Large-subunit ribosomal RNA, domain II from a Bacilli bacterium, 680 nucleotides, folded computationally. Its mean pLDDT, the model's own confidence on a scale to 100, is 85. The RNAcentral record of the full RNA draws on ENA. NCBI's taxonomy places the organism under Bacteria, Bacillati, Bacillota, Bacilli.
Context: one part of a larger RNA
Parts: sequence; structure tokens; C1' cells
RNA sequence: ACCGGCGAGUUAUGAUUGCAUGCAAGGUUAAGUCGUAGAGACGGAGCCGUAGUGAAAGCGAGCCUGAAUAGGGCGAUUAGUAUGUAGUCAUAGACCCGAAGCCCGACGAUCUAUCCAUGAGCAGGUUGAAGGUGGGGUAAAACCCACUGGAGGACCGAACCGACGUUCGUUGAAACGCCCGCGGAUGACUUGUGGAUAGGGGAGAAAUUCCAAUCGAGUUGGGGGAUAGCUGGUUCUCCCCGAAAUAGCUUUAGGGCUAGCGUAAGGUAGUAGUUGAUGGAGGUAGAGCACUGAAUGGCUGAUGGCGACACAAGUCGUACUGAUUCCAAUCAAACUCCGAAUGCCAUCAAUGUCAUCCUUGCAGUCAGAGUGUGGGGGAUAAGCUCCAUGCUCAAAAGGGAAACAGCCCAGACCGUCAAUUAAGGUCCCUAAAUUUAUGCUAAGUGUGAAACGAUGUAGAGAUGCAUAGACAACUAGGAUGUUAGCUCAGAAGCAGCUAUCAUUUAAAGAGUGCGUAACAGCUCACUAGUCGAGUGCCUCCGCGCGGAAGAUUUACCGGGGCUAAGCAUAAUACCGAAAUUACGGAUUUUAGAUUUAUCUAAAGUGGUAGGGGAGCGUUCCAUGGGGGGUGAAGCAGCAUCGUGAGGAGCUGUGGACCGCAUGGAAGUGAGUAUGCCGGU
Repeated sequence: ACCGGCGAGUUAUGAUUGCAUGCAAGGUUAAGUCGUAGAGACGGAGCCGUAGUGAAAGCGAGCCUGAAUAGGGCGAUUAGUAUGUAGUCAUAGACCCGAAGCCCGACGAUCUAUCCAUGAGCAGGUUGAAGGUGGGGUAAAACCCACUGGAGGACCGAACCGACGUUCGUUGAAACGCCCGCGGAUGACUUGUGGAUAGGGGAGAAAUUCCAAUCGAGUUGGGGGAUAGCUGGUUCUCCCCGAAAUAGCUUUAGGGCUAGCGUAAGGUAGUAGUUGAUGGAGGUAGAGCACUGAAUGGCUGAUGGCGACACAAGUCGUACUGAUUCCAAUCAAACUCCGAAUGCCAUCAAUGUCAUCCUUGCAGUCAGAGUGUGGGGGAUAAGCUCCAUGCUCAAAAGGGAAACAGCCCAGACCGUCAAUUAAGGUCCCUAAAUUUAUGCUAAGUGUGAAACGAUGUAGAGAUGCAUAGACAACUAGGAUGUUAGCUCAGAAGCAGCUAUCAUUUAAAGAGUGCGUAACAGCUCACUAGUCGAGUGCCUCCGCGCGGAAGAUUUACCGGGGCUAAGCAUAAUACCGAAAUUACGGAUUUUAGAUUUAUCUAAAGUGGUAGGGGAGCGUUCCAUGGGGGGUGAAGCAGCAUCGUGAGGAGCUGUGGACCGCAUGGAAGUGAGUAUGCCGGU
């Protein structure tokens, strides 16, 4: 891992509600007795109900409060009770498995820690302390030399004890080891045997270290099925309905309680809803500036500052400050002179087979998600977060979006080798148009992006110039007073400042740019000629261009590929789903017929948590009626019946018990619990 077996809402006593039955202003016995461990009978103690109210005495259809005859509070208009059964709750382990832990009592120091008693062990080699002896030395000592001596938590190094490093080993040879090196090795050494200390206790050269492979509190038995707001699991079928992820409170936030939303039963008013009309409340969107504030420009210019005169008052000035008034143009969630659409409330009318509301039983839900819209937070970030309001998912399959819970279409009772459509599509992959008409795009734009940039290109509009000749190009002129004045070393159109006139002209600036030290020189504005038809500028709009660099592989059309098979507008076909239709069948509810299970009609029949209904099967019991050696159960196979759980029949095997009907009672249904046991 697989297969098989086992494996989870039970039982008792109360409470409450529904249903059934009996009796009913009443209902009923309990223990116990008799009796066959029975049925049944007896047993009226007791319990519930028939009256309440008050703390109570008490009173009583009333009572209490109170001074009260007031007011107020609770009552009074009758249905209960006993048993059974089903749902739920309470108390019990209370659906099952699961802690870490807490307490009590025992057992443990054959491991290990420390201690006690009594024994044992330490190859070999080295060093050479004190002391001693002899000699020297001294007044005597000290001291020196030689020899002797044999100390030491001394040295090197086996046994022995340890464990510093790497490799190997890591389902090991080993639940801590092996090889190679390493430390101590006469000592606070090592070790044998016997003994002592025990669980909040011991022991500890101290590490939360050890106390039998167990230690921040040993092991074992018990309390004990501790508790677990937590995780996991919870076993047959069909039918009807079908949620929630919110509010309030909570030592509450992943738990609960009440409400909201579901279901079942009973009851109820044309109830809810929708549409129309009418009447309301309200201050949002928008808008506005009348208030409160913000804020730009201008006029005004109070007050204050500064300066001058005066030095007391004051007067004048000011490119300072900037109140106020006015004009123009703005902004606001906590501004409003205004002010919708929706939504909400009420009344009336129409519609409206229950969708509304009430009572009772039983729930589940309190982690929501995305998307559209209106907002808050954030950075007008997030597959972000918090509200509101729709939708979908959750609990929804099918078609589309390549793939893709939350997007678009559409809500699957079952069957059909029938039809029509939706979204979306129709060149090939791939079902259906290489369809029609008119345009646009040249970028493979389409098939990813901004500010900004650009004689891309289509369309619309405004305006200037133009056969009295425009635009562009070419030819020619572009002068004079004058080098304007000032400044300056110089300043002559062209450093700078001021002015910017006049003349001759077809026209020509006291000069557009380059240039010079300053001049010079080139050029422009402007004018004439040549040429001969459009040209300049601006605005709006369609589609394109640049802006555009990334990490495994083209990689931002699903692919091929496409100049339409791209984009825009219009049109006609077709494809396309479990939608709709057709035909057959099943079932629910309501209504009507008949008739007590049929028919007809209408509307339904996706579904998690969950509520309700109806059934299948297993074991045993009672009663009835059966089968079986001419072959029971079990097992295996097969073309059978039922919506299903499941039920027959036949054949083989097997070799002795087993169905059916009607009731009853449960150790009553297995795939999941890192389930338990067995087998392979």
C1' cells in the first nucleotide's frame, strides 16, 4: 500500500412540543399485595388540572399597594389529564477517537551522582628536593665541594581511565561505534564487592547535569471515559423546500446568546410585491457664493512703518504694509440663496393561487470572494483594506472568454442519431460567409502603454495673398543726410544708453543675422524683372508613426497564417448551449372532475449547511402460513424487474437449514478518523 473484519447521536430520569389513543371538569395511580418471574386484579398515599392575589397573616373573581371609593400592578371570559410514540433540551462520559498536564499510593541508586566500609591495580625509562656523611671553611655559625639520599596533584611512556580533531558509519556491525592521531597515567588517580541518600525529593568540582536507552521534575497503578470554545472522522436510497458568512452584547473577536435569513405544522386580513395617480418628509448629485471659510487680479487706500518740515498739536511725501468697499474670475466632507433623478412613507385604484403577517417545533449561519456603481483609508497603489448598493460564485452544471470559482450568455426532472436561437462566431486547425455595400489603415497597426514630438494620410471648417501675376527659385537693386546723438581707446546699422527723423525713390530699417580692434565684407527686411497657377497660415476630427531596453524559448493575435482573414458604418444568410420548441416518460403542488386512486388543466422539479416527507436492506422476537438430501444457507455466473436503496429467476458449487406476510425490538448499513486487528 491493497484486501477482509471491527469502528461513532446511545441508554436512564426529568422537561417541553407535535402526533396517536382513552376518559374528561376531571384525569391518573406509585410503592406494595394476590397471581405461574406472566396476563390481570387490588392498592387513591400522591401528582396535574378546575382561581387568583399578596412577602405574609389573609382575602377571594378578585387580590395587592394605599388614608382612599383615586390611580396603578397581577388576575377573571374555561380543557385538561394519563399512557405510547417522534423531535429537541437538561442531568449524567452523552456522537466517536485524540492531549500536554494535575493529584494520591506504590516501585526503583544492578545505569548514573555523591558518600561510607573493606579489598585490588598502576611495564619500563628519566629528573634528582629535603636530609645525611666526608672534606673545605668559621671564634662558632653561615656558606662551598664531593658522595649519599630518593621527594614530587614532577617528566617521557604501556596497561588502565578518558574523549581534543578529521574521515568512515548515519533503515549503522553499534539507539553514540571503528580506524588514525590525542589527554591523564603515584593521584582531587583508577577499580571489585557490600552499603547509604527517592520524586518538588535525592545527588551535583554546577551542565537544568544525573536518578535503569525516560528528567524544568523518574517509573508504575489509580482518580479517569480528567478536560479539549481545538483538529480529524461520523456508515443505505429517493422526493419537496432551501440559508448564512450581518446587527447588538460578550476577558469577546476562528467560541457563544438574542435578533436577521431557512424549514415544517397550524392560522390570517386582497396581506406582501408590481404598476398608475395623489400627498408627504429629506438637503445627496449638480449648481452657487447669499452665510462660514479658502483663494487670484484690479480700483480704493483706513491703520501702522519710514522720510522731510515742525519738534506741542500737526502738515507733506512714500515703488513699504495692506483693513474695508467695489469690479472680474474661482474653490469646499465637516459652506448653502438653491436643488434633482432614484429611493422611502402614506392614501386611492388596478393587478396579485400566499410570495406578506402571526403562533409553535427544529435548525444552520456570525472566516465570505470577485465584479459593476457611489464613497472612506492608502499613493484617485495592490488579486489591498473598510462601508453602501446590484449581480454572480459560495451552494450552479451547460455555451463563450485558448486554458480561467466570482466576467458575458443561460439556471441541468429523465430520454431522443429532431427543430430554433443567446452570448460568441463563420480562411485552416474548428461547426458556420474566403458574403454584400461604402470608406479608412500600410503601421503586420490590428496582435500591450503616457507626457511629448513629427510637411504620415483621409475628411471638415476659418483666414491671408494671387492673371492688376501670388508662393518657391533665379537676375538686379537694397541708397542719401550719416560714422544719427551719447558713451567710448574705438562704437561707422549690428558692446551699451537715448531717439528712431528726413531725403531720393520702383524699393531700401538710423537696420534681421554672420562678420571687423574699429571700418570693410556677406546677408535679410523691402522693391523691380523672369516665370505662369495656385500658395501661406490656423482650428477640429478618423486611422496610423516615434517615444517602446530583460532575464530557460519566438512569448502581448490560442496557433497557422492574414493587406484582410484589420478598423468603421450598414445589410443579408448561417453556425452555435443541458436556453426555447417538438415527442415520450417520471414526480410535486394547486384547482376541477369523478371517485377513494384515477383523469384533466396550470405551475413547477440545480443545490452546500439545514428542515420536512416516503422508503430499501441487516440481526433478533411474536403470530400466521410455507420451502428444504428429488438439495436449505453461503459462494460463483447470467441476456431479468424497480427512479433508487434493492428484489426475483435460472445454472453451477455447496451439504442442512431457510424465506414470506403482518407487527415489534435494535450492538441496523463503512472509503476516508497519519483509525484498530488480521492477511498478502